Context: one part of a larger RNA
């Protein structure tokens, strides 16, 4: 002197940008944070239209109630499918299964996406919703019929692919890898919605299967670096390594059987402590020190440990099962639950925010597609928490009012400061005008292109119509008006600033010399001065 996620004390006009539990990975009331798709599928309710039907009024026409079929729509529990493993939080654990750098996989995987090549033929059994009948306080749950699919399962074709042995050619890193021909084996598939068409039937859109090859994203795996401690010196039995098997998507003691005795360690194994790591911040000329808030990558973790499922992915925050502490419900049998999501509450603590808007924008997740759904995000509010920029008026005005300090009683000092006068209109006020973000998206028409036998659909334009949370916004015209807006620290030296009067080693002061015991520039206050400035000083921690 610099920088703080900062705290405390006096103060306190305005914006704009950031930023906001560092402690209790204590506990949590309440909302609300992931759903979508009726263009996979059976149902149900509903509202128009329509057709027939019963009853009731009526001579009828007809109006009114039930009711049934078909048609269009709108809503939906279930079933199916895709997501929920993303996005959001937090640093407990974790000194190395992590993280940074660069490799390597001839040991891998990979839903959606693009992308080549071909496919999509037959044909059968469930389950739920639904009704029946039981059990429970509840939460839920059993029995027993029905039934439908893009649910499930058989067969059947097999370009290909995968496994076996063959021939032939290229590589290479020892196990081998690649290409190409041809044999043997073993494995797919599902619709749905439109347009034309009298139909048969054609064709378009999203989809279904089996492979190519890419992309995104992921596993494994090697070298090198990553804090303190030897007052921790030895440590290891699945350990080290073969072989032969299992398991994995994939090598591997990953797992097991048998073999053989290795492996690490003073270049610090073992074991203790700290500690999520990196881009980067921050100090400092730098080399280094010190640190990981916000943002961005990676890694863990979701009450306390433990374990599968399912699925391309998880050993899965808001998913299952188990034990264990807590909390709530209960008919005592038995249940429910997990904010390290967004607000919000208790607690702890010196300390850190609304149970606020919007999906208008970007992003995601379903959907053909309107859309729906989204505390991600965008806003907005609260904290001088931090930078940043404005203002609290300008000009003129006395040998200098008044007040107050101070005097050697002449005068000095505050001081052009004020008043008083001219002016000016940034901020706040108040009336009004007004955007960017939407050149986007969506819809409805018409048009024009590719494509087709033609149409839809597709691809472009043009017009009209909707669509903004911020927002009573930025920005801007007008009005009024100096009005509303200065304070904190110090003044003995370092260190810029000096007098009086009170205390009288008291009372205090103090970052380090150190002041204070009667003339204290060092304590208190008053005056006058200096720094700084909506802040100022103090404590803390780094450099």
């Nucleotide at each position: 002197g610099g920088a703080c996620u900062a705290g405390c004390g006096c103060u306190g006009g305005c914006g704009g940008u950031g930023u906001g539990u560092c402690u209790u990975a204590g506990a949590c009331a309440u909302g609300c944070a992931a759903g979508u798709c009726g263009g996979g599928c059976g149902g149900g309710a509903u509202a128009c239209a329509u057709c027939g039907u019963u009853g009731u009024a009526g001579c009828a026409a007809u109006a009114c109630a039930g009711u049934g079929g078909u048609g269009u729509g709108u809503c939906u529990a279930g079933c199916g499918g895709c997501g929920a493993a993303c996005g959001g939080g937090u640093g407990a654990g974790c000194a190395a299964u992590a993280c940074a750098a660069g490799g390597g996989c001839a040991a891998c995987c990979a839903u959606c996406c693009c992308u080549c090549a071909g496919g999509a033929g037959g044909g059968g059994c469930a389950c739920a919703a639904c009704c029946c009948a039981c059990c429970g306080a509840a939460a839920g749950g059993u029995g027993g019929g029905c039934u439908a699919a893009u649910a499930c399962c058989c067969c059947a074709u097999g370009u290909u692919u995968u496994g076996c042995a063959g021939c032939g050619g290229a590589g290479g890193c020892a196990u081998c890898u690649c290409c190409g021909c041809a044999g043997c084996a073993a494995c797919a598939a599902a619709g749905g919605c439109g347009c034309c068409g009298c139909a048969a039937g054609g064709u378009g859109c999203c989809g279904c299967c089996u492979c190519u090859g890419g992309a995104c994203g992921g596993g494994c795996u090697c070298u090198u670096g990553u804090c303190c401690u030897a007052u921790c010196a030895g440590c290891u039995u699945g350990a080290u390594g073969g072989c032969g098997g299992g398991g994995u998507a994939a090598c591997g003691g990953c797992c097991c059987a048998c073999c053989a005795u290795g492996g690490c360690a003073a270049c610090g194994a073992c074991g203790g402590g700290u500690a999520g790591c990196c881009g980067g911040c921050g100090u400092g000329a730098g080399a280094g020190c010190g640190u990981g808030a916000c943002c961005g990558g990676c890694c863990a973790c979701a009450g306390g440990g433990g374990a599968a499922c399912u699925g391309c992915g998880a050993u899965a925050c808001g998913g299952u099962c188990c034990c264990c502490a807590c909390u709530c419900c209960u008919a005592c049998g038995g249940g429910a639950g997990g904010c390290a999501g967004c607000a919000g509450u208790c607690u702890a603590g010196a300390a850190a925010u609304u149970u606020g808007g919007g999906c208008a924008a970007u992003g995601g997740g379903c959907g053909a597609a309107a859309g729906c759904c989204u505390g991600a995000c965008c806003c907005a509010g609260c904290g001088a928490c931090a930078c940043c920029g404005c203002g609290u008026g300008g000009a003129g005005g006395a040998u200098g009012a008044a007040g107050u300090c101070u005097u050697u009683c002449g005068g000095g000092a505050u001081g052009u400061a004020a008043a008083c006068u001219c002016c000016u209109g940034a901020c706040a006020g108040g009336c009004g005008g007004a955007g960017c973000g939407a050149u986007g998206c969506c819809g409805u028409u018409u048009c024009g292109g590719a494509g087709u036998a033609a149409c839809u659909g597709c691809c472009g334009a043009a017009a009209c119509g909707g669509u903004g949370a911020c927002g009573g916004u930025a920005c801007u015209g007008c009005c009024a008006a100096a009005g509303g807006a200065a304070g904190c620290c110090c003044c003995g030296g370092c260190u810029a600033a000096c007098u009086a009067c009170g205390u009288g080693c008291c009372a205090g002061c103090a970052g380090c010399c150190g002041c204070g015991g009667u003339a204290a520039u060092a304590c208190g206050u008053a005056g006058g001065g200096g720094g700084c400035a909506a802040g100022c000083g103090c404590u803390g921690u780094c450099c």